[in-house]
Context: one part of a larger RNA
Molecule: large-subunit ribosomal RNA, domain IV
Organism: Puniceicoccaceae bacterium
């Protein structure tokens, strides 16, 4: 001096991005137990009390008590807020999450020789199944909802009419040849998908304004006018895992608070299955707070053990 332990007066998080590590708490037994709630749970919530006593002593007895752990090993508690429904899966080797799945829900495709999917074929999955099946997509328990637009991009669907390639049929004109023929050019008709056209389709891709004026204080604009547009964002939520400006503003916690919780809406740039808002119950998830306990500090000390160093 590192490294793993162990103690520490007095404070008790002053440390620090952050209570990181550590300490607290711990089994069993009895009381006892708030909110909230999808009545299951929340809960071991929380607090609180007890885990004895005698006698002899390797041992054996006894007493009392609604009731007795142990060598060790054995929950720190609360109270908000976000995100994910929720057990489960994941970056073997920095990332366990809020990513992924998940049951549910919507859409679609498939009538069996199914639709897909793998193979050159045979063939075989799918399925010894048959639409309460099976395949593809997108969302993700439940509760309540899920607005507005088909203009453009996709999918559908549609005996009209445009448009349309080869061939078919039919014309016209060169060249060469007696001729039959060969060859070259250029028309006409006639036409399949496909396109144009219609038309329908959002829980398909996606999209969801602008300027100006007005109330007998101020503001502010229910109201009115104008462009433009497919239609102008509707419940809801809102400085959010989304707010630049910003540490917005009040309010609450604090002595003191860029975080934290409630509000407001001026939403640069929320928004309804790329789901919206809620939510009990869950979490080695993320934030903020009390309370407990602490060498994390104030400031360091002592200890054991190992390694290093010195000598031999």
């Nucleotide at each position: 001096a590192u490294c793993u332990c162990c103690c520490u007066a007095a404070g008790g998080a002053a440390c620090u991005c952050g209570g990181c590590a550590a300490a607290u708490u711990g089994g069993c037994c009895c009381c006892g137990u708030a909110u909230g709630u999808u009545c299951g749970c929340u809960a071991g919530a929380a607090g609180g009390g007890g885990u004895g006593c005698c006698c002899u002593a390797u041992u054996g007895g006894g007493c009392c008590g609604c009731a007795g752990u142990g060598a060790a090993a054995a929950g720190g508690a609360a109270c908000a807020a976000c995100c994910g429904a929720c057990u489960g899966u994941u970056u073997a080797g920095c990332a366990a999450a809020a990513a992924c799945a998940c049951a549910g829900c919507u859409c679609u495709c498939u009538g069996c020789u199914a639709a897909g999917u793998c193979g050159c074929a045979a063939g075989a999955c799918g399925a010894u199944g048959u639409a309460u099946a099976g395949g593809g997509a997108g969302u993700g328990a439940c509760a309540c909802g899920u607005g507005a637009c088909c203009a453009a991009u996709g999918c559908g669907g549609a005996a009209a009419g445009g448009u349309g390639a080869a061939a078919g049929c039919u014309g016209g004109a060169g060249g060469u040849g007696a001729g039959a023929g060969c060859u070259u050019c250029u028309g006409g008709u006639c036409u399949a998908a496909g396109c144009c056209c219609c038309c329908g389709u959002g829980a398909a891709u996606g999209u969801c304004g602008g300027c100006c004026g007005u109330a007998a204080c101020u503001a502010u604009a229910a109201c009115g006018g104008u462009c433009c547009u497919a239609a102008g964002g509707u419940a809801g939520c809102g400085a959010a895992a989304u707010u630049c400006c910003u540490u917005g503003u009040c309010a609450g916690g604090u002595a003191a608070g860029u975080u934290c919780u409630g509000a407001c809406c001026u939403g640069c740039a929320c928004g309804a299955a790329u789901c919206g808002u809620g939510c009990a119950a869950c979490g080695a998830g993320u934030u903020g707070u009390u309370c407990g306990c602490u060498g994390u500090c104030u400031c360091a000390g002592g200890g054991a053990g190992a390694u290093g160093c010195u000598c031999a």